Predicted 3D model of RNase P RNA and transfer RNA as a complex of 441 nucleotides.
It holds a member of the Rfam family "Bacterial RNase P class A". By type it is a ribozyme. Gene Ontology terms of the family: tRNA processing, ribonuclease P activity and dimeric ribonuclease P complex.
Its mean pLDDT, the model's own confidence on a scale to 100, is 76.
RNA sequence: UCAGUUGGCGACGCAAUCGCGCGGUAUCAUGCCGAAAGGUCUUACCGUGAGGAAAGUCCGGGCUUCAUAGAGCAAGGAUAACGGAUAACGUCCGCCGAGGGUGACCUUAGGGCAAGUGCAACAGAAAUAUACCGCCUCGAAAGAGGUAAGGGUGGAACGGCGAGGUAAGAGCUCACCGAAUUUUAUGGUAACAUAAGAUUCCUGUAAACCCUAUCCGAAGCAACACCUUCCAACACACUUUUAUGUGUACGGCUGCUCGUCGGCGUUUGGAUGGUGGCAGAAGGGAAACCUUUGAGCUUGUCGGAGACGGCAAGCAAAGAUAGAUGAUUGCGCACGACAGAACCCGGCUUACCGCCAACUGAUAUA
RNA sequence: GGCCCCAUAGUUCAAGGGAUAGAACGGAAGUUUCCUAAACUUUAAAUCCAGGUUCGAGUCCUGGUGGGGCUACCU
Repeated sequence: UCAGUUGGCGACGCAAUCGCGCGGUAUCAUGCCGAAAGGUCUUACCGUGAGGAAAGUCCGGGCUUCAUAGAGCAAGGAUAACGGAUAACGUCCGCCGAGGGUGACCUUAGGGCAAGUGCAACAGAAAUAUACCGCCUCGAAAGAGGUAAGGGUGGAACGGCGAGGUAAGAGCUCACCGAAUUUUAUGGUAACAUAAGAUUCCUGUAAACCCUAUCCGAAGCAACACCUUCCAACACACUUUUAUGUGUACGGCUGCUCGUCGGCGUUUGGAUGGUGGCAGAAGGGAAACCUUUGAGCUUGUCGGAGACGGCAAGCAAAGAUAGAUGAUUGCGCACGACAGAACCCGGCUUACCGCCAACUGAUAUA
Repeated sequence: GGCCCCAUAGUUCAAGGGAUAGAACGGAAGUUUCCUAAACUUUAAAUCCAGGUUCGAGUCCUGGUGGGGCUACCU
């Protein structure tokens, strides 16, 4: 210098003017709109106003409703070495095995085909059981039997190679090598690794059905709660203790069985309009605010190899409902990519600009 | 916003993981005809994109892209 790997940081800045959403105060307003609940033009001031991915909606959770989320069975779904982290996860960290790369390093849906079933096109004699050529034996021949060492086909053909052995051959036997299972020893928390021994040598495929182990109730803020004004439904039988009784039917709890809840009510279902849900959560208060709390964020410190955890301090008003977060001018620079919240949080994935650090390979020079 | 579904010639649809992805309509060229239509013959044309599993992927898995449906507020 070129090519690359890993990790981290930032996401135009400042000022002025104009404009927009939301919150607060005042004003318009002892008003107006509306049946009611409820809402409110304008103007002024103060405050505040997108991201690392706000995205995809792929996982996990909070929260809400269904009974407090209940029991069993069935069905369905997800995950898959080992140890740990976490509220939880299919995420993350460490580590083992396997694979890729010259290397830094990266990837890994990584249980079971030695439980059963299915499939393996074409080629090939034969695809999980087999004899086409070849070899050997018998036979006059046709043919029969033996044989997987050699040839040929294929992604895959009873592990490889040498010696013995044999009619020819063959793990048939033996040595060495390889693989699987297993025993012991050593190291490690463990997966596993190494060494020695025993047994066996078995096609592949489970991102094919399936089996094993573990986990999972369902739906989602357009959930749901409350308010206003309306509409509809509430059956039958038994007992006599006329009730908060029993049973059937009906309705809610995803399929079945049970169980449970419900009935003139603070009921169930539906319609109309509105408010909340909604800015971390809960409680108190008229409010300011206070208290408690956490799976939030930032900084510091301690522990840990790391994910992460402990402690202390501080911070936390974006919040719309046709949907705001912008424009112009000036100055500066590294000259600005991908891209816009819609209940919230932790991850993953995808899109994408610039800079920095460490490391790797190649080349050149000293 | 949430929850689902789909993607194959120009269009509408097929295709148990297996040879060259098939059919209808449409297109092009030709034959026939004085010309056109009809008929006949021939022909072009596709698995949304990327990666993985597998000997082999349109099909199975993962991620992305595009399209559609249901659900309901506002006006």